Predicted 3D model of a 111-nucleotide RNA (SAM riboswitch aptamer (S box leader)) from a Bacteroidota bacterium. Rfam family: SAM riboswitch aptamer (S box leader). Its family is annotated with regulation of gene expression in the Gene Ontology. The prediction has a mean pLDDT of 81. The sequence was found by an Rfam model in a public genome assembly.
RNA sequence: UGAUUAUAGAGAAGAGGGGAGAGAUUAGGCUCUACGAACCUCUAGCAACCGUCUAGUAGUUAGAAAAGGUGCUAAAACCUAAUCCGCCACAGGGGCGGAUAAUAAUAAUUA
Repeated sequence: UGAUUAUAGAGAAGAGGGGAGAGAUUAGGCUCUACGAACCUCUAGCAACCGUCUAGUAGUUAGAAAAGGUGCUAAAACCUAAUCCGCCACAGGGGCGGAUAAUAAUAAUUA
């Protein structure tokens, strides 16, 4: 870097450095930010993917804890964009709700 599988409207902060941006930007919105953004370090916390322990199974599984490996700690993945369905409207591909997909993200396996 690519592929496969799974997940998601919940949860969780301070300090020091730094010095103007950030939220995936392709786009439109909206929000955060000198009462200090991104990023780096330390500490703390959240969670439970791998792993640990217990029970069980042909395979699939369930529970407990949080040593260890990751991850995360503004806002539904901040909202929308593609398809389908329902309702309301309708000259003007409009509005609301739901489902699915795509893309991004995280974990594990694999090349």